[in-house]
Predicted 3D model of a 1456-nucleotide RNA (small-subunit ribosomal RNA) from an uncultured bacterium. The RNAcentral record of the sequence draws on ENA, Greengenes and SILVA. The coordinates come from a structure-prediction model, not an experiment, and the mean pLDDT is 83.
RNA sequence: GAUGAACGCUGGCGGCGUGCCUAACACAUGCAAGUCGAACGGAGUUAUGAAGGAAAGUUCUUCGGAAUUGGAAUCUAUAACUUAGUGGCGGACGGGUGAGUAACGCGUGAGCAAUCUGCCUUUCAGAGGGGGAUAACAGUCGGAAACGACUGCUAAUACCGCAUGAUACAUUGAAUUCGCAUGUUUUCAAUGUCAAAGAUUUAUCGCUGAAAGAUGAGCUCGCGUCUGAUUAGCUAGUUGGUGAGGUAACGGCCCACCAAGGCGACGAUCAGUAGCCGGACUGAGAGGUUGAACGGCCACAUUGGGACUGAGACACGGCCCAGACUCCUACGGGAGGCAGCAGUGGGGAAUAUUGCGCAAUGGGGGCAACCCUGACGCAGCAACGCCGCGUGAUUGAAGAAGGUCUUCGGAUUGUAAAAAUCUUUAAUUAGGGACGAAAAAAAUGACGGUACCUAAAGAAUAAGCUCCGGCUAACUACGUGCCAGCAGCCGCGGUAAUACGUAGGGAGCAAGCGUUAUCCGGAUUUACUGGGUGUAAAGGGCGUGUAGGCGGGUCUGUAAGUUGGGAGUGAAAUCUGGGGGCUCAACCCCCAAACUGCUUUCAAAACUGCGGAUCUUGAGUGAUGGAGAGGCAGGCGGAAUUCCCAGUGUAGCGGUGAAAUGCGUAGAUAUUGGGAGGAACACCAGUGGCGAAGGCGGCCUGCUGGACAUUAACUGACGCUGAGGCGCGAAAGCGUGGGGAGCAAACAGGAUUAGAUACCCUGGUAGUCCACGCCGUAAACGAUGGAUACUAGGUGUGGGAGGUAUUGACCCCUUCCGUGCCGGAGUUAACACAAUAAGUAUCCCACCUGGGGAGUACGGCCGCAAGGUUGAAACUCAAAGGAAUUGACGGGGGCCCGCACAAGCAGUGGAGUAUGUGGUUUAAUUCGAAGCAACGCGAAGAACCUUACCAAGUCUUGCACAUCCCGAUGACCGGUGCAGUAGAUGUGCCUUUUCUUCGGAACAUCGGUGACAGGUGGUGCAUGGCUGUCGUCAGCUCGUGUCGUGAGAUGUUGGGUUAAGUCCCGCAACGAGCGCAACCCCUAUACUAUGUUGCCAGCAUUACGGAUGGGAACUCAUAGUAGACUGCCGCGGACAACGCGGAGGAAGGCGGGGAUGACGUCAAGUCAUCAUGCCCCUUACGUCUUGGGCUACACACGUACUACAAUGGGAUGAACAGAGGGAAGCGAAAUCGCGAGGUGGAGCGGAUCCCUAAAAGCAUCUCUCAGUUCGGAUUGUAGGCUGAAACUCGCCUACAUGAAGUCGGAAUCGCUAGUAAUCGCAGGUCAGCAUACUGCGGUGAAUACGUUCCCGGGCCUUGUACACACCGCCCGUCACACCACGAAAGUCAUUCACACCCGAAGCCGGCUAAGGGCCUAUGGUACCGACCGUCUAAGGUGGGGGCGAUGAUUGGGGUG
Repeated sequence: GAUGAACGCUGGCGGCGUGCCUAACACAUGCAAGUCGAACGGAGUUAUGAAGGAAAGUUCUUCGGAAUUGGAAUCUAUAACUUAGUGGCGGACGGGUGAGUAACGCGUGAGCAAUCUGCCUUUCAGAGGGGGAUAACAGUCGGAAACGACUGCUAAUACCGCAUGAUACAUUGAAUUCGCAUGUUUUCAAUGUCAAAGAUUUAUCGCUGAAAGAUGAGCUCGCGUCUGAUUAGCUAGUUGGUGAGGUAACGGCCCACCAAGGCGACGAUCAGUAGCCGGACUGAGAGGUUGAACGGCCACAUUGGGACUGAGACACGGCCCAGACUCCUACGGGAGGCAGCAGUGGGGAAUAUUGCGCAAUGGGGGCAACCCUGACGCAGCAACGCCGCGUGAUUGAAGAAGGUCUUCGGAUUGUAAAAAUCUUUAAUUAGGGACGAAAAAAAUGACGGUACCUAAAGAAUAAGCUCCGGCUAACUACGUGCCAGCAGCCGCGGUAAUACGUAGGGAGCAAGCGUUAUCCGGAUUUACUGGGUGUAAAGGGCGUGUAGGCGGGUCUGUAAGUUGGGAGUGAAAUCUGGGGGCUCAACCCCCAAACUGCUUUCAAAACUGCGGAUCUUGAGUGAUGGAGAGGCAGGCGGAAUUCCCAGUGUAGCGGUGAAAUGCGUAGAUAUUGGGAGGAACACCAGUGGCGAAGGCGGCCUGCUGGACAUUAACUGACGCUGAGGCGCGAAAGCGUGGGGAGCAAACAGGAUUAGAUACCCUGGUAGUCCACGCCGUAAACGAUGGAUACUAGGUGUGGGAGGUAUUGACCCCUUCCGUGCCGGAGUUAACACAAUAAGUAUCCCACCUGGGGAGUACGGCCGCAAGGUUGAAACUCAAAGGAAUUGACGGGGGCCCGCACAAGCAGUGGAGUAUGUGGUUUAAUUCGAAGCAACGCGAAGAACCUUACCAAGUCUUGCACAUCCCGAUGACCGGUGCAGUAGAUGUGCCUUUUCUUCGGAACAUCGGUGACAGGUGGUGCAUGGCUGUCGUCAGCUCGUGUCGUGAGAUGUUGGGUUAAGUCCCGCAACGAGCGCAACCCCUAUACUAUGUUGCCAGCAUUACGGAUGGGAACUCAUAGUAGACUGCCGCGGACAACGCGGAGGAAGGCGGGGAUGACGUCAAGUCAUCAUGCCCCUUACGUCUUGGGCUACACACGUACUACAAUGGGAUGAACAGAGGGAAGCGAAAUCGCGAGGUGGAGCGGAUCCCUAAAAGCAUCUCUCAGUUCGGAUUGUAGGCUGAAACUCGCCUACAUGAAGUCGGAAUCGCUAGUAAUCGCAGGUCAGCAUACUGCGGUGAAUACGUUCCCGGGCCUUGUACACACCGCCCGUCACACCACGAAAGUCAUUCACACCCGAAGCCGGCUAAGGGCCUAUGGUACCGACCGUCUAAGGUGGGGGCGAUGAUUGGGGUG
C1' cells in the first nucleotide's frame, strides 16, 4: 500500500459498487421453461341461426282435451374463447457452484487432404398419388396411492409404401491437378439407392432434395503451465504393424493375428496440492502473491454406473439401475434431489428480502395478438469498500466561570464559551415535477410522486476513535510500587513512572478510528536485473573420466540462434493518454495507444551454431639430457634396546620433586666375550627433493609411473571442466593366518591428593610389524576447487639450458621449471593476500542462506561389525558469529619500586585489668561504623543533665521555639503557702511596667482562631557539603596535525636516567593543562638589628639569689638576611641527562620533618554535626518531668595498660628538659594531716607569678632466683575530694588482703636514625573522672647480602569465550516441573492398485421350437419379447503397499 474481510468503540446524509472465503452439509414452503387451436381429433363455455318443442302460465272446456303464450332438453351449423391429449419447436440456452482435474484441462499459435452443424441468409430444383394405425374419448377391471390393464371408435404438419429425381451417396472405368507420402483436385461415362405436409383472415408462414455462407461444435499438434528424488525406474492394449469393426470424423477407440517395442535424470512413475486465463494487489523495474465481483474456457449437478431422444446431452429443475439419506403408505408398494431466486436448520470470527416488475435490455414459442422468463430491471438490509457533502459562519478579552498545573507570581483550556450579527447545504414540512418510451400516430413506467425545482421556519436535528519513552507527530499531575498491568521491536513497573490506571492538555485521522488475519514492499535477506565460500554459513580428502557446459588462427557455404521490414493474431472489459456525460468525484461513455507474446514471409550475414577447406602458437608424439625419501618386489648391512649362555665382580640397582611398588646374596646393576630375535634406519638433513592427495628417508639390484630442460622432426584443436560412475585414500578399528625386540590403550600395583577411575613411577595385554581382505573417515588445512591469460620490484634456495673469456674452475649476466621471505598498485569488514593472489578477466564443477535442536530422527544405499553416506521436522532463542579497539585479569613474559620479603630490634596471640565490638540478656540495655579502609571508632571524657532508649505521669497552635490576627490583663521576674506529692504541673498570697497629644502605642502574660510549629521518624540507593581508601602511587588528559571505514592510535612508545611522565637523546608529531618538583612552615649554621620579664664575659657591689650598679659580648627571644646550585675537580656515560669519588663547608647531591592528595575507583561512610528533595506522625513518631537504662554477662574478638623480675625491686641522697596551661582560673610561702587533702591567700591575664616534683639516669645500702622484698588483681575497714545528689555508677588516700602470671601454640603487627626501644612531662575534653587521644623533650640501639619468593604498586608486551571486568565467565551428570519429538508388543481409521466371486440397468452381439406383432396366413417374417454371451457400477472375499491417529514402557532434546 492492498482486502469479498472479521472484532472493539462510535455513527448524520447521498451516489456508485459489493455481500457463505466455512459444510460440493441437510433442506419445509413458494416461484425459477414453456409455448403453438394458423398441425390434429375431441371436450367445455358464450353468442347467433335452423330444427325441435318439454316444464310452467293464461283462456276455453263436454274435464277427455283444445288453443295460445312460452321456450327447456336434444340435434345441427357458424363465430369467439378455454385446453387434457396427439403433434411441432424449445427444455443442450439462460442461471449456479469449483467437488474433481497437474490434463491438449487451460493459455497461445497452427492444422483437419480426418469432421458435423437445428433455427438464420443466398442460390437451384421439387411437393404426384395412396395406405394402415393410435392417444384422447367410451365401457369394464385392478390399486391405499403412484399409476395401470383389457375391449371398442377416431384425426393430423404423427407413421408407412409407390412414383419422380441430381451438381447427393455408393461402385466401376477413362483422363487430369496438387502433394514428401498415405493420398488428393477437377471432368466425363455407366449402374444402383433415396424426398416431400400442409395451415390460413389469401398477406403469407411452413415442407423436401442439393450447393454455398454464417454460427456453433468435435478432433490433432508446437510451446507454456505448482511442490517433493527421504518417489528411480514405469509400461501387456503396453509401443508399432496387417486386417475387420465402430464413430460425424482420425486414432489400440475396440477386436483377431504378428513383432518387441514405448516413456524416463531435459525428471518417467508415484505422492501431495490446485479449476485455468483475461486480469487484481504490490513493486522503480525484474519479479512476488492472487484468480471474489465483470468477461472467456473447462468440470460438476445427492454418490456411482448407463444409455435413450435429438442438429446438439450421455442432459441441474429428463429416463433406467445400484448405494446412502428423507418423506408417504392400507406394509403390498411408491415419492424426492435449492452448487437456480428468496428462505430454514447446521457449521462458523463472518456474509442480506420467503420484496416489486416484465416498463427497459435479452431469451423461448407463436403469422400475430400475446404467453413465459427469481435472466434481467428495480427496491429492501449491511459504514463492507470507493467517492462526495454536512455537523455552521463572522465579530467577540473582563483573556469570565469551571477544570488542570503551579516556583503561588501565574500559566493553560482560550476567541474557545457566553453575547451580538449572519447563512440554511443536508435533514423536516408544503407546492410543482421529469428523462429513461419507441423509425407516422396511439398505447405502454416496476423504480416513483423518486431525481430535480420552488417556498417555509430555526443554529436549529448531526463527532468520534486511536495515540502522546525511541522508532513516530504529540507532556504534565495524581494513584500504584517488579503489584496491578503495558508491549510491534528495543523495553517500562522494585515510592518522585512523559512507557501501567485516571484526569487535564496535546497530536493524528475523521463518519469513521483502532485491532487481528493475509499478500507484496522495505529485504541486494535466494542476488536474471542483483550475493557469496582463507578466518563470519559455505571448496568435494584426492585423482581419472561419461553425459553436459565452454572452447585457437584463416577462407568459404548455410541461415538454426541473432538483427531489420511486411502480414496475421494477441476477444471485450481492465490499465495509460485525450475528450465527453451525471452540479464535482467515485461511476459511466467515446477515441487513441498499449497488450513487451505467438505464427508467417522477405532480407542481412558481423558474432554464435552447423557443413567444407586450410594453419600451428593450444594439446600430444618423437629425439637428446640430467635430478629426485615417486611406486612395487627381492637381497644385504651396521649401531642400539631386550633376552639367553659363559667370565670378572659385590651389595645394592632402579626410579622420583621426594618416595614407594619392582629387580637383586638362588649373585642383580656394572663390565667382557659369544649367541638369538624383532623393529626402526643416528650423522648426512636443508621453510631441501619427489608424489594427485594420503604420504615417501640405511645400502644394492630388478621392474615401473610422472615431472623438467633442450631440440623443432611428426599429428593438426585432438582442448578445459566434469553431475553420476570408477579408482586411490593417514591413524584407529574389523576378519583369517603369521610374527612379537622395543613401545604401549585396557588392566594391576606404588605414589600424589579432600578424593585422583588422571598427570608421575614399576609392570603389562590387545595393537604397533608381515600377507591377503574389509572400513572410507581426520584441524584429509594453505581451514584458500580446477584451467587459461594479463598486472612494479627486491632477495634466498633446488633442477636444467645458454652467453662472455683461449681453455678449465669460480665470479657475473640471460632464461625455463619448482620452492620460500619481503613489498608496491589493487583487493579486503578488518586481519591480511599480493605473479605460488584473497588483484584484473573468461569457462566449468562443488557448496552456503540466523543460532540451538542436529550432522540427530525416520527412510534409502553401503558395511562382518564399529559405523559411513544421503539428511529433515516439531519445539525454542534474539541472537549465535568474524575481525579489530580500549580496559581488566593470568598459578604469561620483561623492567622497576615500597619495612614487601630478607637481615635485625621490640611486640601482639598465653595472664590480670582497662576499653571497644559481637553475641546473649533486658521494660530499655538508643543509634550509627563492618576485610584492608568497623571494633581506646562518632564519644576532646553517659552519676542527674547529656539522652536520642524504657516505665510512669503531664500539655495539645503547643510555658520547649518563630511569624501573623483578635480579645483581656498589667505585668514578667522574685519571695512564699497549699495540692500533687517523685517532679513536671495546678492553685493562692505578697511584690508590680514604660511613653503619651490621654485617643492610644510599645512590651509582656493569659485566652481564642487558624495558617503553622515540632520530629536524633524513613530513605547516604534521591542529594549538597565533609571524609576514608587506592596513594604522596606517578600518573591522568587536552588542542592542532597525522594514521585508521571505525572504535581508536600517535603524542604518553623506544635508548638512557631519576624519588618522580625527573631530565636528556631519538621519533609524525608539535605544543599545552591537572599532578611531580619548587614557592609556605618548623629544624640544622652564620651574620645584622633590638635588648625586657631573658642573659652575665669583663668591671664594681652583694644579705651570694643576675640580687644590685652596669654591660649588649655570649645564651636566648623577635625580625631580616646569607648559605647548597652537581657551583668546583677527577672518572664513567653518547661530547647529553645523569651517576660515582673528592675538595671546601654547619649542612652535599630532593640535608631532616610538616602542610600540600591529579583524573578517577569503591551506588565506600555520614539524612544522628549541618543543609536538603520526597514520604510519614500531628491530643503524637511532637513537648515537659521523675526514676531507670546506655555500666547487664555462660561466652568470642580487636586495641591498650601492668607484669612475670637482678640490664631488676626497695630505701636514702643529690642532678639535667622541652612544650604547654592559668581568672567561676593557676594558686606560692607558711601551717595541719602517715596520706589523699585541709587551712591559707602572696603573686600572676603571665620570657616576670603559679601548675613544676621531671623520670629514667648517677651514688650508696639492701634483697639473691623464690610465685619471692617479683607481680599487683580482688576484697575488707577507715578516710579525702568534686558535685543538689557518688546505691545502681566517680576519682584518690591509708592500713590490711596478696589472685593469675616464671616470657606465651598456630598465626601475626611495628620500625632503617636521633628512628626502634625505653623514661617521664604537658594539654584538650572536664564540676569530678584518662591505661585513651594530641603534643613535648630525656636516654638511645641493632641490621639491610640482596630482589628468588609472599603482599601491594608502576611501565612495556602477550593470551582472553571476561566488560557487574577472575569474587568474571562457564561445562556435564543428578533431583523436580512443564513442553514438543523418536522408538515400541500392538490397536484403530483412511487410501491405492491387484487377484478372485457375484453381477443391476444398459449398449452391442448371438440364438429362438414354444409367446406377441405384421402379412398375400397349414405358411412366411430384415419386428418385439424371452434366453445366452462380452463389457460393467455397487457389493463380497483375500493378501499386499502408502499415509495417519493412538499405545504400557523407553530414548535423547528444549525451557525453568